[in-house]
A computed fold for a 531-nucleotide part of an RNA from an uncultured Oceanospirillales bacterium, annotated as small-subunit ribosomal RNA, 5' domain.

Context: one part of a larger RNA
RNA sequence: GAUUGAACGCUGGCGGCAUGCUUAACACAUGCAAGUCGAACGGUAACAGGAAGAAGCUUGCUUCUUUGCUGACGAGUGGCGGACGGGUGAGUAACGCAUAGGAAUCUACCCUGUAGUGGGGGACAACACGAAGAAAUUCGUGCUAAUACCGCAUACGACCUACGGGUGAAAGUGGGGGACUCUUCGGAGCCUCACGCUACGGGAUGAGCCUAUGUCAGAUUAGCUUGUUGGUGGGGUAAUGGCCUACCAAGGCGACGAUCUGUAGCUGGUCUGAGAGGAUGAUCAGCCACACUGGAACUGAGACACGGUCCAGACUCCUACGGGAGGCAGCAGUGGGGAAUAUUGCACAAUGGGCGCAAGCCUGAUGCAGCAAUGCCGCGUGUGUGAAGAAGGCCUGCGGGUUGUAAAGCACUUUUAUCGGGAAAGAAAAACCCAGGAUUAAUACUCCUGGUCUUGACGGUACCCGAGGAAUAAGCACCGGCUAACUCCGUGCCAGCAGCCGCGGUAAUACGGAGGGUGCAAGCGUUAAUC
Numbered sequence: 001g002a003u004u005g006a007a008c009g010c011u012g013g014c015g016g017c018a019u020g021c022u023u024a025a026c027a028c029a030u031g032c033a034a035g036u037c038g039a040a041c042g043g044u045a046a047c048a049g050g051a052a053g054a055a056g057c058u059u060g061c062u063u064c065u066u067u068g069c070u071g072a073c074g075a076g077u078g079g080c081g082g083a084c085g086g087g088u089g090a091g092u093a094a095c096g097c098a099u100a101g102g103a104a105u106c107u108a109c110c111c112u113g114u115a116g117u118g119g120g121g122g123a124c125a126a127c128a129c130g131a132a133g134a135a136a137u138u139c140g141u142g143c144u145a146a147u148a149c150c151g152c153a154u155a156c157g158a159c160c161u162a163c164g165g166g167u168g169a170a171a172g173u174g175g176g177g178g179a180c181u182c183u184u185c186g187g188a189g190c191c192u193c194a195c196g197c198u199a200c201g202g203g204a205u206g207a208g209c210c211u212a213u214g215u216c217a218g219a220u221u222a223g224c225u226u227g228u229u230g231g232u233g234g235g236g237u238a239a240u241g242g243c244c245u246a247c248c249a250a251g252g253c254g255a256c257g258a259u260c261u262g263u264a265g266c267u268g269g270u271c272u273g274a275g276a277g278g279a280u281g282a283u284c285a286g287c288c289a290c291a292c293u294g295g296a297a298c299u300g301a302g303a304c305a306c307g308g309u310c311c312a313g314a315c316u317c318c319u320a321c322g323g324g325a326g327g328c329a330g331c332a333g334u335g336g337g338g339a340a341u342a343u344u345g346c347a348c349a350a351u352g353g354g355c356g357c358a359a360g361c362c363u364g365a366u367g368c369a370g371c372a373a374u375g376c377c378g379c380g381u382g383u384g385u386g387a388a389g390a391a392g393g394c395c396u397g398c399g400g401g402u403u404g405u406a407a408a409g410c411a412c413u414u415u416u417a418u419c420g421g422g423a424a425a426g427a428a429a430a431a432c433c434c435a436g437g438a439u440u441a442a443u444a445c446u447c448c449u450g451g452u453c454u455u456g457a458c459g460g461u462a463c464c465c466g467a468g469g470a471a472u473a474a475g476c477a478c479c480g481g482c483u484a485a486c487u488c489c490g491u492g493c494c495a496g497c498a499g500c501c502g503c504g505g506u507a508a509u510a511c512g513g514a515g516g517g518u519g520c521a522a523g524c525g526u527u528a529a530u531c
Base pairs, nucleotide, nucleotide: 001531002530003529004528006527007526008525009524010523013379014378015377016376017375018374019372020371021337026335027334028333030332031331032330035080036079037078040077041076043073044072047071048070049069050067051066052065053064054063055062056061057060087290088289089288096215097214098213099212100211101210102209105207106206110203111202112201113200114199115198116197117196118152120150121149127142128141129140130139131138132137158167159166160165172195173194174193175192176191177190180189181188182187216262217261218260223253224252225251228250229249230248231247232246233245234244235243265287266286267285268284269280270279271278272277292313293312294311295310296309315326316325317324318323343369345368346367347366351365352363353362354361355360382412383411384410385409392403393402394401395400418467419466420465421464422463426458433451434450435449436448437447438446475520476519477518478517479516480501481500482499486515487514488513489512490511496503497502
């Protein structure tokens, strides 16, 4: 000199863009953060409508009852998603990360291709009844549906094979419809379209595994290792492999630093520097690890799973003492720790995600707003004129000098702030309706094009116009040398200053105050840290 996720002291006008628990991976009250689908299913707890019946009468409205008939929908079965998104850096010196390669693998949803989607069965929730318990919850009996579950048939691919052969699938739902058939007059068959379902290829995406090289300090750590190193057989995995196991051999690593100890998430990057290098790893992005502590598996395409399960432990809470409940390193917020770090805000309008045919629902992701000079950038706190060089202050050699064109005065301007008025972009869609085209038996459905219509948290915000008035806005540090900037008074080795040298013991440009000056400026200094 540059820099910082900074803090502290004094001071503080505005805006834009960023950033904001570096400490206790300490403990957490409260609310929210993952749901969705009725176009898979049986249904109807709530709300709304319809229908039927009854009553009241004001004669077409109110009340009651019944009915899932309709819009919808609590709980339940089922599907998909809760493995993403979000947080943290405790652990880890490791194939964890980075770079470059590899072969023995899997991959839901998505795209593409081939072949199918036939015919049956038995349950279990919900529900009803009963029972146990303070509760959490649990048990028994009975009824029932499905895209839940299980056989049978079929098998282009697929799998196994002793090459003879053998094994293995599926699910329907919704929209529309002219004939024809059946009908319990509700509909069903049939045709068609859409969304699905099954098997097997290919792709894409994601993931698992292996190798080479690189990756902090200590030798006051020199030897380490028995599943250890290799082989064979077997097991296991999606897959290779001591990954596991039985047997056999006795290997493997190490001064090119093994082992042990300490420290640490790694990288793109960031800071500094002419560079080489040094330091660092906040925000943003990629990877990894973790989710109260330790362990384990289940489900699933994917987890050994932050807001899932089980066991053990510590802690907190409830209890009828028998037994139960919980996990903010999600967003806010609280206590604690600390020099120190924000709102228990608004919205799904946009972007993205989950589910759904869609409408839509959910989304503390995200978009915004709030707080903080924490940082960077920009703007302002007036402009011109004005010598009697006013008054006052300070100094003085008492003549004057300086503050100083500074002020006042005069003439202007109105950024910003305030008030009033106008007013965006961020919105393109989806849906509905209309027109044209494609498809089709079809004016259904579906797709494409055009038109119409609707949707904004921020926010009456940005921005623009107008009004009045210099009005609403300057501090901080320093002035002995390094280092830009000097005098007076007070003090008298005292009080004090100080980054280094050093100042102070009666004329202190070094302490304290004043006047003046210098430097930066909504900041300025100090402290800490890095180069």

Its mean pLDDT, the model's own confidence on a scale to 100, is 84. It was read from a public genome assembly.